[in-house]
RNA sequence: UCGGACGGCCGGACGGCCGCUCCCGCCUGUGCGGGGGAGGAAAGUCCGGGCUCCACGGAAACACGGUGCCGGGUAACACCCGGCGGGGGCGACCCCAGGGAAAGUGCCACAGAGAGCAGACCGCCCGCCGGGGCCUUCGGGCCUGCGGGCAAGGGUGAAAGGGUGCGGUAAGAGCGCACCGCGCCCCCGGCGACGGGGGCGGCACGGCAAACCCCACCGGGAGCAAGACCGAAUAGGGGUGGCACGCAUCCUCGGAUGCAGGUCGGUUUCCGGACCCGCCACCCGGGUUGGUCGCGCGAGGCGUGCGGCAACGCAUGUCCCAGAGGAAUGGUCGUCGCCUGCCACGUGCAGGUACAGAACCCGGCUUACAGGCCGCCCGGAACC
RNA sequence: GCGCCCGUAGCUCAAUCGGAUAGAGCAUCUGACUACGGAUCAGAAGGUUGGGGGUUCGAGUCCUCCCGGGCGCG
Numbered sequence: 001u002c003g004g005a006c007g008g009c010c011g012g013a014c015g016g017c018c019g020c021u022c023c024c025g026c027c028u029g030u031g032c033g034g035g036g037g038a039g040g041a042a043a044g045u046c047c048g049g050g051c052u053c054c055a056c057g058g059a060a061a062c063a064c065g066g067u068g069c070c071g072g073g074u075a076a077c078a079c080c081c082g083g084c085g086g087g088g089g090c091g092a093c094c095c096c097a098g099g100g101a102a103a104g105u106g107c108c109a110c111a112g113a114g115a116g117c118a119g120a121c122c123g124c125c126c127g128c129c130g131g132g133g134c135c136u137u138c139g140g141g142c143c144u145g146c147g148g149g150c151a152a153g154g155g156u157g158a159a160a161g162g163g164u165g166c167g168g169u170a171a172g173a174g175c176g177c178a179c180c181g182c183g184c185c186c187c188c189g190g191c192g193a194c195g196g197g198g199g200c201g202g203c204a205c206g207g208c209a210a211a212c213c214c215c216a217c218c219g220g221g222a223g224c225a226a227g228a229c230c231g232a233a234u235a236g237g238g239g240u241g242g243c244a245c246g247c248a249u250c251c252u253c254g255g256a257u258g259c260a261g262g263u264c265g266g267u268u269u270c271c272g273g274a275c276c277c278g279c280c281a282c283c284c285g286g287g288u289u290g291g292u293c294g295c296g297c298g299a300g301g302c303g304u305g306c307g308g309c310a311a312c313g314c315a316u317g318u319c320c321c322a323g324a325g326g327a328a329u330g331g332u333c334g335u336c337g338c339c340u341g342c343c344a345c346g347u348g349c350a351g352g353u354a355c356a357g358a359a360c361c362c363g364g365c366u367u368a369c370a371g372g373c374c375g376c377c378c379g380g381a382a383c384c
Numbered sequence: 385g386c387g388c389c390c391g392u393a394g395c396u397c398a399a400u401c402g403g404a405u406a407g408a409g410c411a412u413c414u415g416a417c418u419a420c421g422g423a424u425c426a427g428a429a430g431g432u433u434g435g436g437g438g439u440u441c442g443a444g445u446c447c448u449c450c451c452g453g454g455c456g457c458g
Base pairs, nucleotide, nucleotide: 001380002379003378004377006375007374008373009372010371012336013335014334015333016332017331018330020037021036022035023034024033025032026031039355043366044365046364047363048362049361050360051223052222053221054220056272057271058270059269060268061267062266064219065218066217067216068215069083070082071081072080073079084098085096086095087094088093099214100213104212105211106208107207108206121154122153123150124149125148126147127146128145131144132143133142134141135140162180163179164178165177166176167175181203182201183200184199185198186197187196188195189194227293228292229291230290237284238283239282240281241280242279243278246259247258248257249256250255261276262275263274264273300319301318302317303316304315305314306313307312337353338352339351340350341349342348343346385457386456387455388454389453390452391451394410395409396408397407403441412428413427414426415425416424434450435449436448437447438446
């Protein structure tokens, strides 16, 4: 200097004027003063939690959904960190839904001889008491029928039932051997995924589970319009009284107890528990709309030290940092920065300045983003 | 806030359990017929299957992330 890989950060600055919203104080008549006021994604709502309500408490099973190498981190996760294995790149480094296909079912189109208890089209080889025909320089060569052997080579395909080499054979073949692969067993190292070594087996066991499924583990449902309080009428609801009220037992004749039935979270079952039809009268109470709370001190930010490879944890100091509710966080001017265009090229002119915007909160993931900065590493070239 | 569905030619729809070239009608264009036009007949063109990535030998179909649209409930 060119090209590239990874990680982190910023994402306009300052000032004047006029506004908006929340909190505090003063004044209470308008107001005045002080302080706070969008993001790294506030987004998509894809995961995980907090919080709140629903379900009477508990257990099991089923259904449904999700996750899927190992170890760790965390409140938890499908997230993060460190590893293992596989793949890609010269390299820095990147990617992987990465359990099970010898439990079962299903699928593998077209092509091809054969595609799931594999198969023989071309081919190679042998035989037909010298098969048949043709040619011949008499060594042989060419074409072809029938019967059989083989799976090396060709061909089809995404995939053809181990691969390479040597031996072997009529030709061949794990038929035999060596190495590699695969399976089983043993030993060693590692918490583990796994790695290394040795022995045995001639090979059986193709692929697909982002097809059904199997295995292991996890998950109760709903969501701030959750939910709580204030609050007019109707319906509904609750209480009291009267009428009425399955069966059995006890009994002080009004009730008590037991059984049966029904209701009580997606479903079912079990154990225990709570409650009980209708009509009339009176009383209590009373959805929505509206107001208040929930609602801003939190798995919080920043700094330092220690532990850990790291994610992160512990200790300590310091700070308070949006809370609206048809919904504030804005407008304008000046100077500077950055980008683009133009030319009479300068202390010029004009235009622009990303993605986007809280709505209960937090941890992640994913997606969008003009421009810029920092650190570290890899490959090439040139120069000293 | 929660849940569900859809997207294929200009328009309306197909495409079997994932199987090869994505089809059909209308519309468009060209030719024939006609004096001309319509109708009719013959032929042609027209597709990133909303977009990206993945699984698979193979994706319109399966998975995932975005984009757009619609519906339902509180």